[in-house]
């Protein structure tokens, strides 16, 4: 310098034809418990890495930027 792939909640990650962004886990609020664990309910958290293009409608489709890791040089 080239190739592939990953960017989605605090963390690990789903989202299977383009149509309401989701789980699990942390954390937080309640039950139960003499107290904590542990169980159980709950509610909140998102610029879908960035720019632009297609479409009535993009995380998802195209281009291009950037981070990262993996390989070749």
């Nucleotide at each position: 310098g080239g190739u592939u792939g990953u960017g989605u909640a605090g963390c690990u990650c789903a989202g299977u034809u383009g149509g309401c962004a989701g789980a699990g886990c942390a954390a937080u609020g309640g039950a139960c418990u003499u107290u904590u664990a542990a169980u159980c309910c709950g509610a909140a958290g998102g610029u879908c890495u960035u720019g632009g293009g297609u479409u009535c409608a993009a995380a998802u489709c195209c281009c291009a930027a950037u981070a990262c890791a993996c390989c070749c040089a």